[in-house]
RNA sequence: CCCCGCGUAGCUCAGCGGUAGAGCAUCCGGCUGUAGACCGGAGGGCCCCCGGUUCGAAUCCGGGCGCGGGGACCA
Numbered sequence: 001c002c003c004c005g006c007g008u009a010g011c012u013c014a015g016c017g018g019u020a021g022a023g024c025a026u027c028c029g030g031c032u033g034u035a036g037a038c039c040g041g042a043g044g045g046c047c048c049c050c051g052g053u054u055c056g057a058a059u060c061c062g063g064g065c066g067c068g069g070g071g072a073c074c075a
Base pairs, nucleotide, nucleotide: 001071002070003069004068005067006066007065010024011023012022013021018055026042027041028040029039030038048064049063050062051061052060
C1' cells in the first nucleotide's frame, strides 16, 4: 500500500428496509432454616462517526475511525 470480515444492552451475539431482541450478568419477588440451583418479573442500547438514497435506514450506497484476517513490499 491492496483485498475481505466485523463494529447493536456491562459481556457474548441475533435482527439484513417498516418505530431493536435473546442468553449471561445486575436488581426485585417466589421457593429455602441461609445461600446456591430453579421459577416469575424489572431496569438497561436510538444500533462506532459524518454524509447520501428512500415516505421510512441498525439494515442499502460513499467517506472516515477502530479491531481481526489475508496479500504485496521488505533495495

This is a predicted structure of a 75-nucleotide RNA (transfer RNA) from Thermofilum pendens Hrk 5. The RNAcentral record of the sequence draws on GtRNAdb. Its Rfam family is "tRNA". It is annotated as a transfer RNA. RNAcentral records the identical sequence in 3 taxa.